[in-house]
Context: one part of a larger RNA
RNA sequence: UGACGGGGGCCCGCACAAGCGGUGGAGCAUGUGGUUUAAUUCGACGCAACGCGCAGAACCUUACCCAGGCUUGACAUAGUAUCGACACCGAGUGAAAGCUCGGGUUCCUUCGGGACGGUAUUACAGGUGCUGCAUGGCUGUCGUCAGCUCGUGUCGUGAGAUGUUGGGUUAAGUCCCGCAACGAGCGCAACCCUUGCCCUUAGUUACCAGCAGGUGAGGCUGGGGACUCUAGGGGGACUGCCGAUGUGAAAUCGGAGGAAGGUGGGGAUGACGUCAAGUCCUCAUGGCCCUUACGCCUGGGGCUACACACGUGCUACAAUGGGCAGGACAGCGAGUGGCGACCCCGCGAGGGGGAGCAAAUCUUGAAACCUGUUCUCAGUUCGGAUUGGAGUCUGCAACUCGACUCUAUGAAGUCGGAAUCGCUAGUAAUCGCGGAUCAGCAUGCCGCGGUGAAUACGUUCCCGGGCCUUGUACA
Repeated sequence: UGACGGGGGCCCGCACAAGCGGUGGAGCAUGUGGUUUAAUUCGACGCAACGCGCAGAACCUUACCCAGGCUUGACAUAGUAUCGACACCGAGUGAAAGCUCGGGUUCCUUCGGGACGGUAUUACAGGUGCUGCAUGGCUGUCGUCAGCUCGUGUCGUGAGAUGUUGGGUUAAGUCCCGCAACGAGCGCAACCCUUGCCCUUAGUUACCAGCAGGUGAGGCUGGGGACUCUAGGGGGACUGCCGAUGUGAAAUCGGAGGAAGGUGGGGAUGACGUCAAGUCCUCAUGGCCCUUACGCCUGGGGCUACACACGUGCUACAAUGGGCAGGACAGCGAGUGGCGACCCCGCGAGGGGGAGCAAAUCUUGAAACCUGUUCUCAGUUCGGAUUGGAGUCUGCAACUCGACUCUAUGAAGUCGGAAUCGCUAGUAAUCGCGGAUCAGCAUGCCGCGGUGAAUACGUUCCCGGGCCUUGUACA
C1' cells in the first nucleotide's frame, strides 16, 4: 500500500421488510448429471453451466458409430509429362458412393504453341485432431457499481502519501465550502435513438368535418387539407419562477404554471481492472500430432436410449370457472419458389379452383372482455396424460424419429415438506398476436399490443456493493 475480520461509523441496491404471483408436489416439454450403448459427437459446471453454443438433429446438418469405397484427394496455387475438349449418352455391378466397359467429341493459331479440361507425377492440399495454462479477436462477470489514474508541486531515507481526506449535498469523485496543493485524463452526466404535448411543411396507398353524387351496406365516387395518421423540420423542462430550510453556497422540501418537474418513462452506451473466467467446434493463429488416414465420399444407425437425480418451462387441480350461441376493440411485423381474399368439397386437419398484392393500396376471425344460456362442487360437462382406430400435410423418404385433425380412451392431479425465485407502475399478474430459424416441426427465443393491481413502517437482521477508520503473526 492492499486484502481480510462472526471490528466500528456513514450510505446504497426488490438485499431484507411490506405485498402480489410463482418454483419445490402432479402430467408433459426441454436441458443436464448418471446409467446404458457399436455410437448415444463435442463444449459449457456456484452466482456468471443446465429451453446454454442449437434463430429449428427424419436424410442433409453431423463433428459420433457400423459398413462399402477414394488416395494430389470434396477445395487452392504452381511445375513437368501426356492425351484430347469438358460436358453428355448408354451398359454391367452395387444400398449408394464407387468400380469396370462402350459410344461420343474442342476452340484460337504467327503451326512454335496457347486457352480449357482429363490422366499421371512432384511440390502440396486437408484435419470440428491436442493445447483457451502459448495467443488474437469476441464474450460473460463484479457493475451502469462510482470509481481508476496522471503531470507538476509539497511531505517522507524509502515503499509511498498528498491531490481523491474533511463539513454539507447528489443517482453519481454530482456540485458547493474548506484544505499544500494546483490542474488534467478515463469513467458520471449531457450530446444519440424511442415514447409522452404543441406548432409547422407535405397530403398518397392513410384520413372524411363541411358540399355534391351514389349504394343493400361501405371514403364507394367527385372533391377536401380541417381532424386522425404518416414522416421531415422546429418548439417545449432549465430547479427557469414563488415561498421555506440551508453557510448570502451547493442543494433539499412545498407551490404555481404546464402534456410532462426536478435524470419525465424506456433503450443504446460498460472506466482501470478481477476471475490463467469462456471460446483453438464461428473465425484467425504459435507449437505438437495424422498423411492409402486423425483426410475425403456414400448407405444405414446414433445425437430422440432410460431404474433414476437436478435445473428451466408449459398445462392443470376448477364456479373470479368449463361448455354453447351472439357482439366489440389492437399493435409490432411478414409476404412472389411467397401471402392468399372469395367460391365449392370435407365434421376437421385440409383439398380443388382462385381475385388482389413485390404491398400505409392486397393478404393475416386477436384473445382475455361484454350479453344470454347451461353445468352446481363431483376426480365432475374440472383436468387432459396415455393408448386403440381412421386420416391430413410437408418432404426422395415420417419404422427407429415430424407436426396437425377426427373418433374412442380418459391417467396423475383437490394448490404442493424443508427450502427457494421474480417483481416498485402501465410494473407484477393475466390475455392473445407477430417475427427470426424453417420444406415440415416452438410450451423455447426475440418482439408487440389488450386488461391491469397490491405494497414499501423502516434499515435491526440475511446477501452484494461504495467511502472513512481500526486490528492483523496474511500478500
A computed fold for a 475-nucleotide part of an RNA from a metagenome, annotated as small-subunit ribosomal RNA, 3' major domain. It matches the Rfam family "Bacterial small subunit ribosomal RNA". Model confidence (mean pLDDT): 85 of 100.